[in-house]
Predicted 3D model of RNase P RNA and transfer RNA as a complex of 437 nucleotides. Rfam match: Bacterial RNase P class A. Gene Ontology terms of the family: ribonuclease P activity, tRNA processing and dimeric ribonuclease P complex.
């Protein structure tokens, strides 16, 4: 140097100045907090996004059996908790670095496998091939039975390769590999190994019912809580159940049962402010622990938050990329996807560039 | 902001793992003087990219788009 894997961080350049625009606090005007000046402090992301998963939080009478039902699925771990992450099995790809994998069970049992093809599951022989009896001069059959070894269809065809055996074959026998089952080592465990049997008895499909193992109550900040300000609980109809409670049963609590709950329609009223809500499973930085997710501890920091909703210009220096040049300079650009509104962890998917580590392979130099 | 919900020819509708059908509309053609009607014949689709599967509109997953409900 070249070609390639893996990962990490940055993302309207950097530093300085005016100017505006939102929130927090102080001060002043003022004794108040509407407001108004002045001062300090903070103000968008890696995905704020899809709303796909997992929580926290909050309310539903603390949610109780049972059946549906949804959903996960090799193993350990790690975490609140997850379908995320991390080892580490095992199978597929690469020559390697490395990258993918919804990867439990198909002797529990049900259904599917179109067309083709004899046969599509524990084969009913189409062509072939052998054996016996048999028709015909013969060419060529006809009948009864062995064979799934060739042929030949499929997306799949009954263990594979070789050898013996046979009338022809054939796990029929034999050796090796495949599978099965049992026993031992090794390893927490998936798993791997070796050793013995078994002649085979296991097509595939579980992102088709199922089955095993586990895990789930619902419902969401428009949750829910205070305050205030309105009004007539007003008129017509329907009606014995309705509600907690999502699908249903049981078990329970509340309201009603005609003095009428609850429905629907019609009028009429307010659609103000405050907490929830920004100190959190919080960031950063040193030390220990672990192979790694991670965890401990210890020092340090406070870091947007709301009204239909704030982030902008614009000059100066330099840095970098383009283009032009009379080599003095000069214009021009600095961007992709995209924007919080309950709040974490994940995952998806969208993104113009940059920088940076590790590692693998060929090549050349010392 | 929160919760569901669909997506098949131009437009309504089938197909429920096994050649993607049918009505209307359009386009040619026959009959008619023209033009409807009516008969023939045609064009035209499973949003989109993966993945299960021997095979996908159909079954899974991720995006795109469209609609609905909520003080």
């Nucleotide at each position: 140097g070249c070609g390639g894997u893996g990962g990490a961080g940055c993302g309207g350049g950097a530093c300085g100045g005016u100017c505006g625009c939102g929130g927090u606090u102080c001060g002043c005007g003022u004794g108040a907090c509407c407001c108004g000046c002045g001062g300090a402090c903070c103000g968008a992301g890696g995905a704020a996004a899809g709303u796909c998963c997992g929580a926290g939080c909050u309310c539903c009478g603390c949610a109780g059996g049972g059946c549906a039902g949804a959903c996960u699925g090799c193993c350990a771990g790690g975490u609140a908790a997850c379908a995320c992450c991390u080892g580490g099995g095992c199978g597929c790809c690469g020559a390697a670095a490395g990258g993918c994998g919804a990867c439990g069970g198909a002797c529990a049992g049900g259904g599917c496998c179109a067309c083709a093809g004899a046969a599509a599951a524990g084969a009913c022989a189409c062509c072939g091939c052998c054996c016996g009896c048999u028709g015909g001069a013969g060419a060529c059959g006809g009948c009864g039975g062995g064979u799934c070894a060739g042929g030949g269809u499929g997306a799949a065809a009954a263990g594979g390769u070789g050898g013996g055996g046979u009338a022809a074959g054939a796990g029929c026998c034999c050796a090796c590999c495949g599978c099965g089952c049992g026993c031992c080592u090794g390893g927490u465990a998936a798993c791997a190994g070796g050793c013995g049997u078994g002649g085979c008895a296991c097509g595939g499909c579980a992102a088709c019912c199922c089955c095993c193992a586990g895990u789930c109550g619902g419902a969401g900040c428009a949750a829910g809580g205070c305050c205030a300000a309105g009004u007539a609980g007003g008129c017509g109809g329907c009606g014995a159940g309705g509600u907690c409670c999502g699908g249903c049963c049981c078990g329970g609590a509340c309201c009603g049962c005609a003095u009428g709950a609850g429905c629907c329609g019609c009028g009429g009223g307010u659609a103000g402010g405050c907490c929830g809500c920004a100190c959190g499973a919080g960031g950063u930085g040193g030390c220990g622990g672990g192979c790694g997710a991670c965890c401990g501890u210890c020092a340090u920091c406070c870091c947007a938050g709301a009204g239909a909703g704030a982030u902008g210009a614009c000059c100066g220096u330099c840095c970098g990329g383009c283009g032009c040049u009379c080599c003095g300079g000069c214009g021009c650009c600095g961007a992709a996807c995209a924007g919080a509104a309950c709040u974490c962890g994940g995952c998806u998917u969208a993104c113009g560039g940059c920088u940076c580590c590790a590692c693998c392979g060929c090549c050349c130099c010392g | 902001u929160g919760g569901c919900c669909c997506g098949u020819c131009g437009u309504c509708u089938a197909a429920g793992g096994g050649c993607a059908a049918g009505a209307c509309a359009c386009c040619g053609g026959u009959c008619u003087u023209u033009g409807g009607a009516a008969c023939c014949g045609g064009c035209g689709a499973u949003g989109g990219u993966g993945g299960u599967u021997c095979g996908a509109a159909u079954c899974c997953a991720c995006c795109c788009g469209g609609g609905c409900c909520a003080a």